[in-house]
Context: one part of a larger RNA
């Protein structure tokens, strides 16, 4: 000099954009943060009624509404934190003939025929509660067989070479499919009707490929300590069994005795890694906060279940610590989500608004949900921009201060005159942009037996804004509301007066102060530097 997630002191007008618990991965009151689908399924209140009534209730209608329940998808994303981890964790470059992949895209084939339950509900019962037991009824895109087909193992051929590709044959054994579902439209034919039938859409099953995502393996790189020198029994390798989506001592049995280490094993300390950020001419050094990628964790430790995907922050089970409820028998909980509280600390914000936009989940859609996100609020915490006025104005006024008493300086500074109108204040305009989807209408194309329906494209109309009466624009008024902080001995730009008298004090280094202190304190005058900031402390280069 530059920098900082900054702190502290004095001071403080406005705006834009950012940033804001670095400490206790300490404990948490309260609210919200993950739902959605009635176009999968069976139920179904309350409210209502010129209904009936024995006044207990019954019946009907009604949006099949609210609402749970079964079922599907999502909940493994998004959001937080950095505790642990010196590791294939991360970075980079490869490998997988050793693998998986829901939703999405492309292509092929199929969607036949049956069955038994169960929740909700009703009854009975247990419990303070949380909740539970039992009997009975019922549905499905829930569940289970059969057929077809496909896959896989064994036997077989060719090419290739770890389990790859193509093909044939047929047999055996075992595992495994379907939702015939839902919604809409319809001319002819059949049918009393429902419907059959045709057709569109959403689904479902299976095979192949893709995209995107992931698992695993390898080379290289990745802090300090030798005042840590030896470490290792599933340890190193083999055979076989098991396990996994998959290779593997991953796991187990047996066999062999190996494996690592001065090119630093093991142990200890510290630490999430990177893109990057700061500094520096560079080389290098320091750092990893915000944003982006990866990893790890979710009160502490362990475990699996479901699932395409988890060993799962707002799921389950067990143990532990802590907190809460209890009828003492037993239960409930997990903010390192957003706000917020206590505590710790030098120190870090609102228990705000909205789904209008972007993105995500579900849904055919309308739409619902979304503390992601978009906004507003607080804080000079940072960067950037703007303002606190401009021009004229000498008897160089008054005053202050210094003085060699002549005068010098503050100083064109002020007053005064003439202007301007940024920002702020007030008034008015501004329903700006952010917006295209969606829906309705029309036209065209596709599908089709069809001019229905449906899909796509084009055109037109309508609707939707949290911020917000905000940005912006215009006007009114009038210099009015807006300057401080540090320093002035040398380094280092800037000097005098009073006070003090080795005292009180200053100080980054050299050093000042003991009666003329440009170095102190209190202060005056003057000056220098920066400026809504200026200094200071810590830290880095």
């Nucleotide at each position: 000099g530059a920098a900082u997630c900054c702190c502290c002191g004095c001071u403080g007008g406005c705006g834009g954009c950012g940033u804001g618990c670095c400490u206790a991965a300490c404990a948490c009151a309260u609210g919200c943060a993950a739902g959605u689908c009635g176009u999968g399924c069976g139920c179904g209140a309350a409210a209502g009624g010129c209904g009936c009534u024995u006044c207990g209730g019954c019946c009907c209608u009604g949006a099949g509404u609210a609402g749970a329940g079964c079922g599907g998808c999502a909940a493994a994303c998004g959001g937080g934190u950095g505790a642990g981890u010196a590791a294939c964790g991360c970075g980079u470059g490869g490998g997988u003939g050793a693998c998986c992949u829901a939703c999405c895209c492309u292509c092929g084939a199929g969607u036949g025929g049956g069955g038994g339950a169960u929740a909700a509900c009703a009854g009975u019962c247990c419990g303070a509660a949380a909740g539970g037991a039992u009997u009975g009824c019922u549905a499905a895109u829930a569940c289970c067989g059969c057929a077809u087909g496909a896959c896989a193992u064994c036997c077989u051929g060719u090419c290739c070479u770890u389990g790859g590709a193509c093909g044939g044959a047929u047999g055996g054994a075992g595992a495994u499919c379907a939702a015939a579902g839902c919604c809409g439209g319809g001319g002819a034919u059949c049918g009393u009707a429902a419907g059959a039938c045709c057709u569109g859409g959403c689904g479902c099953u299976u095979g192949a490929g893709g995209a995107g995502g992931g698992g695993c393996c390898c080379g290289c790189g990745u802090u300090c300590g030798a005042u840590u020198a030896g470490c290792u029994a599933g340890u190193u390798g083999g055979u076989g069994g098991g396990g996994u989506a998959a290779c593997g001592g991953c796991u187990c049995a047996c066999c062999a005795a190996g494996g690592c280490g001065a090119c630093g094993a093991u142990c200890g300390a510290u630490a999430g890694c990177c893109g990057g950020c700061c500094u520096g001419a560079g080389a290098g050094g320091g750092c990893g906060g915000a944003c982006g990628g990866c990893c790890a964790c979710a009160c502490u430790g362990g475990g699996a279940c479901u699932g395409a995907g988890a060993c799962a922050c707002g799921g389950c089970c067990c143990a532990g610590a802590c907190u809460c409820c209890u009828a003492c028998g037993g239960g409930a909980g997990g903010c390192a989500g957003c706000a917020g509280u206590g505590g710790g600390g030098a120190a870090u914000u609102g228990u705000u608004c909205g789904c209008a936009a972007u993105g995500g989940g579900c849904g055919c859609a309308a739409g619902c949900c979304u503390g992601a996100c978009g906004a507003c609020g607080c804080a000079a915490c940072g960067c950037c921009g703007c303002g606190u006025g401009g021009a004229g104005g000498a008897u160089g006024a008054a005053g202050a201060u210094c003085u060699u008493c002549g005068g010098g300086u503050c100083g064109u500074a002020a007053a005064c005159u003439c202007c301007u109108g940024u920002c702020g204040a007030c008034c008015g305009g501004g329903a700006c942009g952010a917006a295209a989807u969606u829906u309705c209408c029309g036209c065209g194309a596709g599908c089709u037996a069809a001019c229905a329906u449906c899909u796509c494209g084009c055109g037109g109309g309508a609707u939707u804004g949290a911020c917000g009466g905000u940005a912006c624009c215009g006007g009114u008024g009038g210099a009015g509301g807006a300057a401080g902080c540090c320093c002035c001995g040398g380094c280092u730009a800037a000097c005098u007066c009073c006070g003090u008298g080795c005292c009180a004090g200053c100080a980054g280094c050299c050093g000042c102060g003991g009666u003329g202190a440009u170095a102190c304190u209190g202060g005056g005058g003057g000056g220098g530097g920066c400026a809504a900031g200026c200094g200071u402390u810590g830290u880095u280069c």